The RNA shown here (c-di-GMP-I riboswitch aptamer) has 89 nucleotides and comes from a Gammaproteobacteria bacterium.
Rfam family: c-di-GMP-I riboswitch aptamer. Its family is annotated with cyclic-di-GMP binding in the Gene Ontology.
Model confidence (mean pLDDT): 87 of 100.
[in-house]
RNA sequence: GCAGGAAAAUGGCAAAACCGCCGAAAGGUGGUGACGCAAAGUCUCCGGCCUACUGAGCCCAAGGGCUUCAAGGUAGCGGGACCGCCCAC
Numbered sequence: 001g002c003a004g005g006a007a008a009a010u011g012g013c014a015a016a017a018c019c020g021c022c023g024a025a026a027g028g029u030g031g032u033g034a035c036g037c038a039a040a041g042u043c044u045c046c047g048g049c050c051u052a053c054u055g056a057g058c059c060c061a062a063g064g065g066c067u068u069c070a071a072g073g074u075a076g077c078g079g080g081a082c083c084g085c086c087c088a089c
Base pairs, nucleotide, nucleotide: 004087005086012037013036017032018031019030020029021028022027035076041082042081043080045079046078047077048074049073050072055068056067057066058065059064
């Protein structure tokens, strides 16, 4: 240095839920809080999944309803890329 691992040590992150804010929604964000996580650090390049404002099509007298589509979202759903603490075997 690489691999491997969380045995030890220093620590780190923060699920659900609640409250505020943003958003059409999925969801995001701040605080409280810990379910868990050896990359639960960063990035949508590939796949999956979630939502459908707008658009398109259909029904309806009309509100409205249904179908479809991500350029939206999920990195704590995987794959991949990049960076990284420690060192028992």